A computed fold for a 415-nucleotide RNA from a Paracoccaceae bacterium, annotated as Bacterial RNase P class A. NCBI's taxonomy places the organism under Bacteria, Pseudomonadati, Pseudomonadota, Alphaproteobacteria, Paracoccaceae. Rfam family: Bacterial RNase P class A. Rfam classes the family as a ribozyme.
[in-house]
Formats: sequence, structure tokens, C1' cells
RNA sequence: GCGGAGGGCCGGAUGGCCGCGUCCCGGAUCACGUCCGGGGCGAGGAAAGUCCGGACUCCCUGAAGCGACGGUGCCGGGUAACGCCCGGCCGGGGAAACCCGAGGGAAAGCGCCACAGAGAAGAGACUACCCGUCUCAGGGCGGGAAAAGGUGAAACGGUGGGGUAAGAGCCCACCGCGGGCCUGGCAACAGGACCGGCAAGGCAAGCCCCACCGGGAGCAAUGCCGAAUAGGGGCCUCGCGCGGGGGCCGGUCCCGGAUCUCGGUCCGGGAGACCGCCCGCAGGGACGCUUCGACCCGAGAGGCCCGGGUUGGCAGCUUGAGCGCGCCGGUAACGGCGGGCCGAGAGGAAUGGUCAUCCAGCCCCGGAUCACGGUCCGGGGUGGACAGAAUCCGGCUUACAGGCCCUCCGCGCAU
Repeated sequence: GCGGAGGGCCGGAUGGCCGCGUCCCGGAUCACGUCCGGGGCGAGGAAAGUCCGGACUCCCUGAAGCGACGGUGCCGGGUAACGCCCGGCCGGGGAAACCCGAGGGAAAGCGCCACAGAGAAGAGACUACCCGUCUCAGGGCGGGAAAAGGUGAAACGGUGGGGUAAGAGCCCACCGCGGGCCUGGCAACAGGACCGGCAAGGCAAGCCCCACCGGGAGCAAUGCCGAAUAGGGGCCUCGCGCGGGGGCCGGUCCCGGAUCUCGGUCCGGGAGACCGCCCGCAGGGACGCUUCGACCCGAGAGGCCCGGGUUGGCAGCUUGAGCGCGCCGGUAACGGCGGGCCGAGAGGAAUGGUCAUCCAGCCCCGGAUCACGGUCCGGGGUGGACAGAAUCCGGCUUACAGGCCCUCCGCGCAU
């Protein structure tokens, strides 16, 4: 100098003028409102997609077990948690730096494997090979065998040798596979010797099996105030049983009196046979099922849906698993300690416009230099992407003009 790999960071700057939102201060005003003046703060690395994981809030009465459904899936660590991150293992790609992998189980079972091909899972013989036999000399028939060719994404272990009529794990060596053992490692796994036999093809982002995790809804959550309207309608499920007490109250019944339009009405007294009433039990409170406990109802209880009204204010609302610095621990993700800082809080939703100067970058012109790729000086023009908070965090993914920095790999040249 050229080509390549990985990681981190920035993502225009300053000022003037006119505006917008919010908060504070001062003045005017009866006023926390309004007006005037001044000041502070005011989008992002992704605020995005809303795909994961949480905080927070409400709902389901709580606990345990089973079932269903959904998710995750090599090992170890990090974390509030994760499907995220870090480190490692295995497999694949690359000459290397490095990159990619939903990476548990296919000898528990079921299912599938297009086309082509003889044959796609306990299968099979098209060509070719070998033996016998026939022949009109092309070949036919019977048998053996599965090495060679052919098909396919994949052909029932691979390579080499022996063996044979030709062949074949038929036999042997190595590789592969399986089993227990030994060594190293926390582990995934790696290495070693021994034994076995050629058995056991692939697919689980097909069913399934194993292990682990998981209630639902979301800040338009939710609470308070105000306003307004209504205490509404429909459907469904279970139940309306037993015992005891009591004339204080109502019904009911009985007795006496008064009155009458002879049906009743009023006054006084009594009765637990019956109902309301009170108490206890059974029972109920279905929401996948069972068990246990608590609570409520106990003659009612519960579930689902519809309709009507208001849709104004305040809280939730931004100090938080926060940000950056130093030291320590750790390979790292990350953790601990110390001291420092406060960086939007709007809400039908502010964060904008314009002008000037400058800065990257790009283009053009002139000059100098050159190893002809460029580099330097001067001048002019152009010029900044993707996008935009809406309760808040941790991630992932996607979009992004241009630029800066660090580390590593390979090649060439010079010393």
C1' cells in the first nucleotide's frame, strides 16, 4: 500500500429574529384564572415493529395435586426476568482472522419420504457378472450373487486385502457404530484400551415422549372529585328441605264488645296449629376435575348479555433493576464499594420556521508534484440520512446519508 474479518462511538455546530409546550419568579387584577415582563427545561439510537421478558394496577376466594393448552430445549455462568447476554462444547463453511446452527429423544410407538428408479425400510434385480442347458449363433430358459453400471436429496456401513465359478462382514486390518470401563473436565464433551456385531436410513419449525416454565387483562390499567342519567331489561344454572324458639310486631285463627249500607269496619283480650320473624343444620356460592381450609348466603345465591348517561378535572407520571467516573473481583457477561449528577412529562397531544457564519462529504476549475493509483495549495458550487416520546424499564428485530476510533487475518514492497 491492497484485500478481508470483528468490535465500539458520533449521527451537524454557533448566533439572531418570530413562534409552541411546561415549570418558577416579579407586577397588574377579588382570583391558583387572565394579561405583561424575565428565567429554567423541552425527542432517539433506534422514540419504530409491538416480537419476547419484567415492574406497576385491577380482576378471578386461597392452597395442593392431576389434566388440558401454550412456550422453551447442547453445557456452565450472568440477570429482577427472558426465547436476551457472556464463556465453552459439538456439527457445518472459510487459506486465515472469523462466521452460521429451534443444537433434547428416531434400537417407546404411529406417520411420511414427491419425481426418477428393480427397490424408499427388515425391500429388491433393469443392464452387466458367474454356472448349467438349449439354439436358427442374435439370444432364450433355470439357478447363483448383489461387487460394477444406472435412478435419486437419500440405496440397508466405507476403504483396502484375502477368498470365490462369480460374489458377499463370508473372513481380516483401519475408519465408522454400539456397550460398559479408565483418564481429563463442574458439565456439555474429548482421549484411550477392550468387547460386540454388521445389525440400528432420513424427518420431531409431523403426531408424540422427556425435562423445565407459564392465571387473565392492560395506564383508555386503576383511585378520588365533579357532572349527567338510571336505579332498567333479557337469558341461564342450582336451590326453596329438616329441627328448635318466640305473641314484642304483621298476617292468620279464636273470644268479647261497639257499629253498619249486614259484605264488613273499629276497640279490647288471647293463641306458636300455620306463614313472615329469630337460631342451628342440611344445602348453595357452576365456570376443566378432585381434596382441604376460610368467607358469604341460608330462601335466596350466582353467571352471561343488552340498554341508558357522562365522556370534564386531579392523581397514577416519572428518582429509576437510573446515568457517567474511579477503585476492586471476574477470561467475559456482570457484580461490589466510594464519591458525583438529575437528562421531556405533554396529553388529542409542544419540541417548529427562517436568516447568517462555519464544518464533514460530493462535484468543477487553476497550479505544483508523482511510484500515474493519487497527494498538496488556492477558488467556486452543492450540501446532512432513518425517523419522531405518550406509564416506565431490560432485550431482540428492522430502517439509517455520512464520518471517526480500536483490534485481528492474508498478500506485496522497503529496512